Molecule: FMN riboswitch aptamer (RFN element)
Organism: Limosilactobacillus fermentum
RNA sequence: UAAUUUCUUCGGGGCAGGGUGAAAAUCCCGACCGACGGUGACAAGCAAUGCUUGAAGUCCGUGACCCGCAAAUUUGCGGCUGAACCAGUGCGAUUCUGGUACCGACAGUGAAAGUCUGGAUGGGAGAAGAAAAGG
Numbered sequence: 001u002a003a004u005u006u007c008u009u010c011g012g013g014g015c016a017g018g019g020u021g022a023a024a025a026u027c028c029c030g031a032c033c034g035a036c037g038g039u040g041a042c043a044a045g046c047a048a049u050g051c052u053u054g055a056a057g058u059c060c061g062u063g064a065c066c067c068g069c070a071a072a073u074u075u076g077c078g079g080c081u082g083a084a085c086c087a088g089u090g091c092g093a094u095u096c097u098g099g100u101a102c103c104g105a106c107a108g109u110g111a112a113a114g115u116c117u118g119g120a121u122g123g124g125a126g127a128a129g130a131a132a133a134g135g
Stems, first nucleotide, its partner, number of pairs: 001134001004132007017029003031115002033104002035062004042054005057102002066079006084100005106118003
């Protein structure tokens, strides 16, 4: 010390306040939330002309749910998989700044759920660390 193999640990947030009603954290007004990798002109730090760290819910890709097939109880392969515009700056921005929008599996429920309950003390993209052998 790039790749490889094995092991360990970690690995998702959110309806305040109000209206209607017999009943709603599900409807209405309003509030709140944003997994992982990449990109990134911004920001911060430092031993400073470089380096490190952070930075997109709606760009590119991944994951959970669900479906199919195969093998055999959980694994492999395949499918499915939401949503953004306008203005500004600039050589350059779907990422920065400003404004206004939009999106969110399945099952359950006195009443329709991104936010409650459940599958799930599960799975997981991946992150960090250790070891082996090799160079």